[in-house]
Source information: A computed fold for a 148-nucleotide RNA from uncultured Rubrobacter sp., annotated as c-di-AMP riboswitch aptamer (ydaO/yuaA leader). The model forms 96% of the base pairs in the Rfam consensus. Model confidence (mean pLDDT): 78 of 100.
RNA sequence: CGCCGAGUCCCCGGGUGGCGCCGGGGGGCGGGGAACCCACCAAGGGCCGCACGGGUCCCCGGGGUGAACCUCCAGCUAGGCUUACCUGGCUGGCGUAGGGCUUGUCCUUCGGCCCGAACCCGACAGCUAACCUCGUAGGAGUCGAAGA
Numbered sequence: 001c002g003c004c005g006a007g008u009c010c011c012c013g014g015g016u017g018g019c020g021c022c023g024g025g026g027g028g029c030g031g032g033g034a035a036c037c038c039a040c041c042a043a044g045g046g047c048c049g050c051a052c053g054g055g056u057c058c059c060c061g062g063g064g065u066g067a068a069c070c071u072c073c074a075g076c077u078a079g080g081c082u083u084a085c086c087u088g089g090c091u092g093g094c095g096u097a098g099g100g101c102u103u104g105u106c107c108u109u110c111g112g113c114c115c116g117a118a119c120c121c122g123a124c125a126g127c128u129a130a131c132c133u134c135g136u137a138g139g140a141g142u143c144g145a146a147g148a
Base pairs, nucleotide, nucleotide: 001141003139004138008027009026010025011024012023013022014021028136029135030134031133032132033131038126044058045057046056047055048054061124062121063120064119065118070095072093073092074091075090076089077088078087079086080085098115099114100113101112102111107147108146109145110144
């Protein structure tokens, strides 16, 4: 100096030599829950407890944030089946839906580079006004070209 991302700005108090930082309150931005109408269409299981309530666990339920979805191949592993098949989990690899950057700004095009994760809820949530509620982190480093 810009970039990904909602993740920024202000005020009060504390703290420091100063910045960072801690607590609180607001503005802005972002997320979740939640009616009528519309849409959809049955029912989880085990264990504990006398028990409606409640607690706990999950080998395939369901759901949320996010671009991060979907195969295939290889290895390991758990279960089912009884016949060489099925299902799940983990690790690695080639891809892929999709996403981002390419430095004055916006748009289009052509090249180039990168991501294609992770986490959460805990049997439960469609949409959804009022209303309720939560977050406001973290991270890395591109700088090629043409037209308007």